Bacterial RNase P class A from Mangrovicoccus ximenensis, 364 nucleotides, folded computationally.
[in-house]
RNA sequence: GCGGAUGGCUGGAUGACCGCGGGCUCCGCAAGGGGCGCGAGGAAAGUCCGGACUCCACGAAGCAACGGUGCCGGGUAACGCCCGGCGGGGGCAACCCCAGGGAAAGCGCCACAGAGAACAGACCGCCGCGGUCCGCCGCGGCAAGGGUGAAACGGUAGGGUAAGAGCCUACCGCGGGACUGGCAACAGGACCGGCACGGCAAGCCCCACCGGGAGCAAUGCCUAAUAGGGGAUCCGCAUGGGCUGCUUCGGCCCCGAGAUCCCGGGUUGGCAGCUUGAGCGCGUCGGCAACGGCGGGCCUAGAGGAAUGGUCAUCCAGGGGGGCAACCCCCGGACAGAAUCCGGCUUACAGGCCAUCCGCGCAG
Numbered sequence: 001g002c003g004g005a006u007g008g009c010u011g012g013a014u015g016a017c018c019g020c021g022g023g024c025u026c027c028g029c030a031a032g033g034g035g036c037g038c039g040a041g042g043a044a045a046g047u048c049c050g051g052a053c054u055c056c057a058c059g060a061a062g063c064a065a066c067g068g069u070g071c072c073g074g075g076u077a078a079c080g081c082c083c084g085g086c087g088g089g090g091g092c093a094a095c096c097c098c099a100g101g102g103a104a105a106g107c108g109c110c111a112c113a114g115a116g117a118a119c120a121g122a123c124c125g126c127c128g129c130g131g132u133c134c135g136c137c138g139c140g141g142c143a144a145g146g147g148u149g150a151a152a153c154g155g156u157a158g159g160g161u162a163a164g165a166g167c168c169u170a171c172c173g174c175g176g177g178a179c180u181g182g183c184a185a186c187a188g189g190a191c192c193g194g195c196a197c198g199g200c201a202a203g204c205c206c207c208a209c210c211g212g213g214a215g216c217a218a219u220g221c222c223u224a225a226u227a228g229g230g231g232a233u234c235c236g237c238a239u240g241g242g243c244u245g246c247u248u249c250g251g252c253c254c255c256g257a258g259a260u261c262c263c264g265g266g267u268u269g270g271c272a273g274c275u276u277g278a279g280c281g282c283g284u285c286g287g288c289a290a291c292g293g294c295g296g297g298c299c300u301a302g303a304g305g306a307a308u309g310g311u312c313a314u315c316c317a318g319g320g321g322g323g324c325a326a327c328c329c330c331c332g333g334a335c336a337g338a339a340u341c342c343g344g345c346u347u348a349c350a351g352g353c354c355a356u357c358c359g360c361g362c363a364g
Base pairs, nucleotide, nucleotide: 001360002359003358004357005356006355007354008353009352010351012315013314014313015312016311017310018309020039021038023036024035025034026033027032041335045346046345048344049343050342051341052340053215054214055213056212060248061247062246066211067210068209069208070207071085072084073083074082075081086100087098088097089096090095101206102205106204107203108200109199110198123146124145125142126141127140128139129138130137131136154172155171156170157169158168159167173195174193175192176191179188180187181186219272220271221270222269229263230262231261232260233259234258235256236255240254241253242252243251279298280297282295283294284293285292286291316333318331319330320329321328322327
């Protein structure tokens, strides 16, 4: 210098004027007016996971059903997230990717091609015997070679044989495995076994673990009236019936018309919930890291059909044109827009900047 990998930051700046939503404060009886200060994001998005909070479902335990997660260890309030490892795959490398438990519990499936697709099989072929019209035919042996396929029941070499075959031997692969290292996943592996046990669980299923439902239009409070509702007393009727998915124990509920009194009363009206919180950044300590402990600092939208906007000036990136150049003119700002809050994931994103690392080339 060129090409690449990973992690992070930023994603217009300043000023003036007009306007909008909250807060504090001053003047005013009030209506209203003045001043000060605050006012979108890294994703506010998709609403896909995990929670806080609230209400609903009578309580507890177990079981069943349904849904989810799925290598190991750690982090966390929790997670399907994150960190560190392991195994497999890709890349020369930095590094990246993986729904990554169980196929000797059972069932099911394996298209097309092919003789044969799971207790294998014989199309071509090879070998022996018999026959022959010399083209081949019949019976038997074999599975090395050819062919099909995503996959054909170990591979290579030698021996062996009529031809062959783990039939035998060596190496590789495979299965079991004392023992060693590691918290573990796992790795190594003396020795044993001629080889058995094809693949698919994002098919059913098995195993382990987790899970009640609905959501801030949750929910609570305030106020007048109507309908419906509830309670008490009086009157009449009945002496039993019913309620959880199931079981056990426990628990709970109650019928009718009328009269009087009391409670209560859907209703997008108002107020609360509402933003101080698993908060943010700094230092220090522990840890490879995710993260955690301690110390001191800061307060950072809170609307409710919903504010966060517009114009102008100067500048900074960027693009285009003119000019030898200094410079001049024009265009012009990525994705996007809070709605109870928080932790993640995913998706969108013009451009700019920083750090670390890898490969190649050149120079010293």
It was read from a public genome assembly, where an Rfam model found it.
Rfam family: Bacterial RNase P class A. It is annotated as a ribozyme. Rfam describes the family as follows. Ribonuclease P (RNase P) is a ubiquitous endoribonuclease, found in archaea, bacteria and eukarya as well as chloroplasts and mitochondria.
Lineage of the source: Bacteria > Pseudomonadati > Alphaproteobacteria > Rhodobacterales > Mangrovicoccus.